This is a predicted structure of a 73-nucleotide RNA (transfer RNA) from Streptomyces sp. 846.5. It matches the Rfam family "tRNA". From the family's description: Transfer RNA (tRNA) molecules are approximately 80 nucleotides in length. NCBI's taxonomy places the organism under Bacteria, Actinomycetota, Kitasatosporales, Streptomycetaceae, Streptomyces.
């Protein structure tokens, strides 16, 4: 060096057919409550693993390269 899956907010994961990136948990704030907790509302966080290609437009499709986890010897 062979073949397969994986890489998306801190964390664990949706995003199947190319057209605005999103659930949960978690931070930050507020409601409620004598308080805490539960619950409920609001918020903040992303070069989508990198480099190029296709395209009017790419998380998504092609093409190499890292890295994991897997099988074959």
């Nucleotide at each position: 060096a062979g073949c397969g899956g994986g890489u998306u907010g801190g964390c664990g994961c949706a995003g199947u057919c190319g057209g605005c990136a999103g659930c949960g948990c978690g931070g930050g704030g507020g409601c409620c409550u004598c308080a805490u907790a539960a619950g409920c509302c609001c918020u903040a966080g992303g070069u989508c693993a990198c480099g190029g290609g296709u395209u009017c437009g790419a998380a998504u499709c092609c093409c190499g390269u890292a890295c994991c986890c897997g099988c074959c010897a």